This is a predicted structure of a 1461-nucleotide RNA (small-subunit ribosomal RNA) from a metagenome.

């Protein structure tokens, strides 16, 4: 630094994804050492057991025991122990260190400053002084009470415990004066008064540790302060100690911090108040940076110690390991009553995905207390356990090609695995063995780590490799299994029989003691844009205006110095970060010095630019004065046309309405015509991308009043301006309230058609409504889908209102300008359309909006409103997309052009019958298989009795009916084969009895075993060749190079014209070319020429064969751009392609063929192979395709009679003769063929027939025949006689032909023993009719327009039901949590009060009294009860839409003029 992914491709917005890096992590597979770190993120859940805070005999008083030894009247006694131990009294600590992160949006924390409103124990420096006296009281003893924990009486006693007098260096307070200084208050200095101190211990007698009053320091702390400190506005209005004052209390100390009295103030949009989350920062992690996330380890602050209160002591706690009360727990009890608080450090339950030893030491480093030795220390130093993280090391080096074996693969040649291995050679980190052996201690001795780090020596390649992943992204490919199955998958997306994507091999990448996967940050994302984006159509300009706040401002001058800028200095703890060195073997880690780190504080400096003052100006702004144009708005009057109604007149049978009808109106007189009248509503023409208005919107005329523009000219104010969050006002149509008023149109409803319905469109009618008075709604695609205001930037042309000028008789056209309104267009912009002085162009100001699609024009709340409804506005879920603009096509019940037997114009038909032949379906043991719109259906089949045959049934073989290889046998061998069994196939087998070469041994060839293999019409035509069909003989596909365009892609191939043709011409940013048109080849027509055998009329020439000639718009005319070409005409067999074949662009249909024929895989191997017999394929209710044949007089029938051209024949064609009615038989010349075999036949002459189911038609059936084959039963064909069925010209639809065509007509071939041939293909006879014309059908080609379509209209695709899943919202009730409120109770505990009781110090002789302790009573108060409410979960019967789910219903709304825009 990019990448994938929306599409058939583009380009563009714009969401998702992936590659980096990070972590206190977690799981999964693996695991060799060592350093340095780190380890409950969850349940601030509950803890069992040890420890974590004690220490001072140099404040006190007390004061043991076991043991020793000695004594002894054995009961004891002395002395050591020992003034020890335990344990009180008193003092410092326990307020440090440690842990956790509940609370906490706050002066709590940064960071800056202030305290003139304070306090400091233990350190330190100074001053000063320590004196004289009292009474108790713990412990201890006695006795009581408890079950214990502990308590109570009474008696003893000591102090650095207490208390009292003296002293007063000093201090406090009052007062009063002085100086200084300050914005104004202090300290400071005198003076007078009052109050106010102390403890001692220890000793070597040197001191030395304490004490007490003061003053300073140092360190620490409390308090104030300005900045700065997360998310909601669907939290906007909060607040009564609130805010302020005066008093008083309280504190160390300022203060509503209490409390009384007065006042009514304080905070908010620069976010109050309320909710949710949250310890804060140094820093960490990412980022180029700005930013974004994070707050574990380390360091600082801060809260807090089961959960709420409360205060005592104390320099300091409102105090983790101290107290009282309350609540929950939990444990102990003799049931009365007690006890506890690990978020110290191990540890245990539990909870989790998920985090460690109930380890050693105080030896360093702190720290408490001690005068000190020292004791205490789970702070801390080590060790253990854990791949958790960071670093480093290692699992061996060199040599070694037969490229061993094995594995994978394969085209069977090979390749790779792979110098890897294996062998040789070498080394010892590492590992084990053994020896040494430590800095950390400064100071002799003491070291838990630790017999550890290190070293030496020795053994010996030894003790040490793995996990991902391999379709693209992303580095790395094959095979096997697997068959939308099982799976995979960050995103796109793999998997439906060839899977480089699933599993497995192998092999390969790529990371390494670790590799993957998870989660979560940042990146990447410029994807929230300060850096750094956006709103005409991709999200996105509020309908509009008027405007407070806010942003922001015109020239000139002066001054200030907030902002700005320089410079200087203060601070930004330390750790971290960089940069430079330095210690561990390096590194990781430690460590020194330096930077580097801010919206900070303070001085000093400048004055451009901003702000400010002051003063001025006139180009913006606004006024004035003259002119001018308008459908600008209100109100009031008022006209003529129209429709409709009413009267009346004429007048009669339909009018109306439509695609086409009907409902409707009319003989009760419609419509039509004519008169009058009523009535409401709109205002033809003028009329115009004309005009006004901010928008909405505004249209006959005339009056009144009235708003705003635009021009012109000097005058006047002199920045008075721009925008505008909120607010406020106007705001179309439809709707709503109330009153009217109502022709006309018209929702809803009511018929009528349309229709598979038709709750539509179409017709007949019709109510709200429209209209108007007053009031509401506040919404449009309210659109230029373009905010308002101002500046600058070539130009062309139109319009509408003014000015000047110059022009006219007037006028206009002209030339300049202001202002508005349109179109085209340069630069420029833009994704592309497109915009372009009325900008979307360069800029400036200010506002409003946007951030994937859906869910969502929503839901809850919340204002507004009478309702409807509006405004504001999410979220679970789901999607990988959704969307702009352009491209190519395809497509349209858009639109132009032109083609075709397309359609019309014409023949002859099919469709109706019998019959053949196919197909469907049915049947069957089997009716073998393929072909299904055109482009399957007399198609493969150019011929199914057996064979063909692929099916069925039965019977057999099994190296096989058929091929190669190898090996072994094998001479009466291979073969033939009587005769037997048997449908056959085959089996059995009498006899016969070979071939080639040969060096004479024996090869080959057969044969028969064996094994490889053969064999398959078995499946995939969606694995494939290669053929073909079809669009279509359509006229098109295309390419090189140039030019346009960011690209897809366009041009060229377009346009005028022609043409059968993208044929040709011209014209042109295009100029050429290629495949395809056409020509080139064949066949006919016309001629030449040369040959001529079997052809004939016998040599002028039919005819055959061969080469050649001829037709090219060449020529005339007329038309055209005098271009291509088209019209007509001579001439000529033929004339504008002569006529007909072959030939088939680039491509579509995953069309058709595995069943011609070849082929990948796949499946079969006593069977899906292979023989054989029969059978079937030929089946029959029936439907559909193609076709013969007729339905008859243009006929039939009988009988004479003329005229062909293809073509085939030796397994053949066959002639005359002759038999038979005939099918045919017997013959057998002749022909390997211009030599020989083959009667055309409609028709031409004539005879009958006469309209009829017939002398038409022949199906159908019987009976006797005849060929051909082994074989005519199932299943053949002919003949002959006999029978004589339907059918009398065929609905709805529908085929094919434009000339030698159609149609009628008959003759050959090919297959083939024979045949179903009526079929296919070929032949020649005989021969028409239409074609006005391209509107319409169907196909095509062109251009062009729309598309939301790209599987391309047989397309997308939208809603309801119907079912499942999932999430949400309402919802009677039910239940839960926090927070406040209101009443009631009301612990401890401080204060205050009170004086019941009680008491040593002090007073007093005493009585009492000062004073204190209980006590009792206020105030306030945790907790807790009662109760309405608010707020925020849970869950619900039921109900609402939403979202998704390969084939569900229903319709067809939208997309094309989508069929009703």
């Nucleotide at each position: 630094a990019g990448a994938g992914u929306u599409u058939g491709a583009u380009c563009c917005u714009g969401g998702c994804u992936c590659a980096g890096g990070a972590u206190g992590a977690a799981c999964g597979u693996u695991g060799g050492c060592g350093g340095c770190g780190u380890g409950c993120c969850u349940a601030a859940u509950a803890c069992a057991u040890g420890c974590a805070a004690g220490u001072c005999g140099a404040a006190c008083g007390a004061g043991a025991a076991a043991g020793u030894a000695c004594c002894u009247u054995c009961g004891g006694g002395u002395a050591c122990g020992a003034g020890u131990a335990c344990a009180g009294u008193g003092g410092c600590g326990a307020a440090c260190g440690g842990g956790u992160g509940a609370g906490u949006a706050a002066c709590g924390c940064g960071u800056u400053g202030g305290u003139g409103a304070c306090c400091u124990g233990c350190c330190c420096c100074g001053a000063a002084g320590u004196g004289g006296g009292g009474g108790a009281u713990a412990a201890c003893a006695a006795c009581u009470u408890g079950a214990a924990a502990a308590a109570g009486u009474u008696g003893c006693u000591a102090a650095u415990a207490c208390c009292c007098c003296a002293u007063g260096u000093g201090g406090u307070c009052a007062u009063g004066a002085g100086a200084u200084a300050u914005a104004g208050a202090a300290a400071c200095u005198c003076a007078u008064g009052u109050c106010u101190a102390a403890a001692g211990g220890a000793u070597u007698u040197a001191u030395u540790c304490g004490c007490u009053u003061c003053g300073g320091g140092a360190g620490g702390g409390g308090c104030c302060u300005g900045c700065g400190u997360c998310c909601c506005a669907u939290c906007a209005g909060c607040u009564a100690g609130u805010u302020g004052g005066u008093a008083g209390g309280g504190u160390a100390a300022u203060g509503g911090c209490c409390u009384a009295c007065c006042a009514a103030g304080g905070c908010u949009a620069c976010g109050a108040c309320g909710g949710g989350u949250a310890g804060g920062g140094g820093a960490c992690c990412u980022g180029a940076g700005a930013g974004g996330g994070u707050g574990g380890c380390c360091c600082c602050c801060c809260a807090c110690a089961a959960u709420g209160g409360c205060a005592c002591u104390g320099a300091a706690a409102u105090a983790c390991g101290g107290g009282c009360c309350a609540u929950a727990c939990a444990c102990c009890u003799a049931c009365g009553g007690g006890u506890g608080g690990c978020a110290g450090c191990a540890g245990u339950a539990g909870g989790g995905a998920a985090u460690a030893u109930u380890g050693c030491c105080c030896a360093a480093u702190g720290g408490a207390c001690g005068a000190a030795a020292g004791u205490c220390u789970g702070a801390g130093g080590c060790a253990g356990c854990a791949a958790c993280g960071c670093c480093g090391c290692g699992u061996g080096a060199g040599c070694g090609a037969u490229g061993a074996a094995g594995g994978u693969c394969u085209u069977c040649g090979g390749a790779u695995u792979g110098u890897a291995a294996a062998g040789c050679u070498c080394u010892u980190u590492u590992a084990c063995g053994u020896g040494g052996g430590a800095a950390g201690a400064c100071g002799a001795a003491g070291g838990a780590c630790g017999g550890u780090a290190c070293c030496a020596c020795g053994u010996g390649a030894a003790u040490a490799a793995g996990g991902a992943u391999c379709g693209g992204c992303u580095a790395a490919c094959u095979a096997c299994g697997u068959g939308c199955c099982a799976g995979c998958a960050g995103c796109c997306g793999c998997g439906g029989u060839a899977a480089c994507a699933c599993g497995u091999a192998g092999g390969a990448u790529u990371c390494a003691a670790a590799c993957g996967u998870u989660a979560u940050c940042c990146g990447g994302a410029u994807u929230u844009a300060c850096u750094g984006g956006g709103c005409g159509u991709a999200a996105a300009g509020c309908g509009c205006g008027u405007g407070c706040a806010g942003g922001c401002g015109g020239u000139u001058u002066a001054g200030u110095a907030a902002g700005u800028u320089g410079g200087a200095u203060g601070u930004g703890a330390a750790a971290u970060c960089u940069c430079c060195g330095g210690g561990c073997u390096c590194a990781a880690c430690c460590u020194g010095g330096a930077g580097a780190g801010g919206u900070c504080g303070u001085c000093c400096a400048a004055a451009a630019c901003u702000g400010c003052u002051a003063a001025a100006c006139u180009a913006g702004a606004g006024g004035a004065c003259g002119g001018u144009a308008g459908a600008g708005g209100g109100a009031g009057g008022u006209g003529g046309a129209a429709u409709u109604c009413c009267a009346a007149g004429u007048g009669u049978a339909g009018c109306g309405g439509a695609g086409a009808a009907a409902u409707g109106c009319g003989u009760a007189g419609a419509u039509a015509c004519u008169u009058g009248g009523a009535g409401g509503a709109a205002c033809a023409c003028c009329a115009g991308u004309g005009g006004c208005g901010a928008a909405g919107g505004c249209g006959g005329c005339c009056u009144c009043a009235u708003g705003g523009g635009c021009c012109g000219u000097u005058c006047c104010u002199g920045a008075c301006g721009c925008u505008c969050a909120g607010a406020c006002g106007c705001g179309a149509a439809a709707g709503c309230u109330a009153g009217g008023g109502g022709a006309g149109c018209g929702a809803a409803c009511g018929g009528g058609a349309u229709u598979a319905g038709a709750c539509a469109c179409c017709c007949c009618g019709g109510u709200a409504g429209u209209c108007c008075u007053a009031g509401c709604c506040g919404u449009a695609a309210a659109c230029g889908a373009u905010g308002u205001a101002g500046a600058c930037u070539u130009g062309g042309u139109g319009u509408u209102g003014g000015u000047g000028g110059g022009g006219u008789g007037a006028a206009a056209g002209c030339c300049a300008u202001c202002a508005g309104u349109g179109c085209c267009g340069u630069a420029g912009c833009u994704a592309a359309c497109g915009c372009g002085a009325u900008a979307a162009g360069u800029c400036u100001a200010c506002c409003g909006c946007c951030u994937g699609g859906g869910g969502a024009u929503u839901a809850c709340g919340a204002c507004c409103g009478c309702a409807a409804g509006g405004u504001u506005a999410a979220a679970a879920c789901u999607c990988a997309a959704a969307g702009g603009a352009a491209u190519u096509g395809a497509c349209g019940g858009g639109u132009c052009c032109c083609c075709g037997c397309a359609c019309a114009a014409g023949c002859a038909g099919c469709g109706g019958a019998g019959c053949g032949u196919g197909u469907g379906g049915u049947u069957u043991a089997a009716u073998u298989c393929g072909a299904u719109u055109u482009u399957a259906c007399g198609c493969g089949a150019a011929g199914a009795a057996c064979c063909u045959u692929a099916c069925c049934u039965g019977g057999g073989u099994u190296u096989g009916a058929c091929a190669u290889a190898u090996a072994a046998g094998u001479g009466g061998u291979a073969g033939a084969g009587a005769a037997c069994c048997g449908a056959a196939a085959g089996g059995u087998a009498a006899u016969c009895g070979a071939c080639u070469c040969u060096u004479c041994g024996g090869a080959g060839a057969g044969c028969u075993u064996a094994u490889a293999c053969a064999g398959g019409u078995g499946a995939u035509g969606c694995a494939u060749g290669g053929c073909u069909g079809u669009c279509g003989u359509c006229a098109g596909c295309u390419c090189g190079u140039g030019c346009c365009g960011u690209g897809a892609g366009g041009u060229g191939u377009c346009c005028g014209g022609u043409u059968a043709a993208g044929u040709c011409c011209g014209g042109u940013a295009a100029c050429g070319a290629g495949c395809g048109c056409a020509a080139c080849c064949c066949u006919c027509g016309c001629u030449g020429u040369a040959u001529g055998u079997u052809a004939c009329a016998a040599g002028u020439g039919u005819c055959a064969u061969a080469c050649g000639g001829g037709a090219c718009u060449g020529c005339c005319g007329g038309u055209a751009u005098a271009a291509a070409g088209c019209c007509g005409g001579a001439g000529g067999a033929a004339g504008g392609u002569g006529a007909g074949g072959a030939c088939g662009a680039c491509g579509u249909c995953a069309a058709g063929u595995c069943a011609g024929c070849a082929u990948g895989u796949c499946c079969u191997u006593u069977a899906u192979a292979u023989c054989c017999a029969g059978g079937g394929c030929u089946a029959c209710a029936c439907a559909c395709a193609c076709g013969c044949u007729a339905c008859a007089a243009u006929g039939g029938u009988c009988g004479g009679u003329a005229c062909a051209a293809u073509a085939g024949g030796u397994c053949g064609c066959a002639a005359a003769a002759c038999c038979g009615c005939g099918a045919g038989g017997u013959g057998g010349a002749g022909c390997c063929a211009a030599u020989c075999c083959u009667u055309a036949a409609g028709g031409c002459c004539g005879g009958c027939c006469u309209c009829a189911g017939u002398u038409c038609g022949g199906a159908u059936u019987g009976u006797a025949g005849g060929c051909u084959g082994c074989a005519a039963c199932u299943c053949g064909c002919c003949u002959a006689c006999a029978u004589g069925a339907a059918g009398c010209u065929g609905g709805a639809g529908u085929u094919g032909c434009u000339a030698g065509u159609a149609a009628a007509c008959g003759c050959g071939c090919g297959u083939c023993a024979g045949c179903a041939u009526u079929a296919g293909u070929g032949c020649g006879u005989u021969g028409a009719a239409u074609a006005c014309g391209u509107u319409c059908c169907c196909g095509g080609g062109g251009a062009u327009u729309g598309u939301a379509c790209a599987c391309a209209c047989c397309g997308c695709c939208c809603g309801u039901c119907a079912c499942g899943u999932c999430a949400u919202g309402g919802a009677a009730g039910c239940u839960g949590g926090a927070a406040a409120c209101g009443c009631c109770c009301g612990a401890a505990a401080u204060c205050a009060g009170u004086a019941u009781c009680c008491c040593a110090a002090c007073c007093g002789u005493a009585a009492g009294g000062a004073g204190g302790g209980a006590g009792c009573u206020g105030c306030c108060u945790a907790a807790g009860g009662c109760g309405g409410g608010g707020c925020u979960g849970g869950u619900a019967a039921c109900u609402a839409g939403g979202a998704c789910g390969a084939a569900g219903u229903c319709g067809u709304a939208a997309c094309a003029a989508g069929g009703u825009a």

Its mean pLDDT, the model's own confidence on a scale to 100, is 84.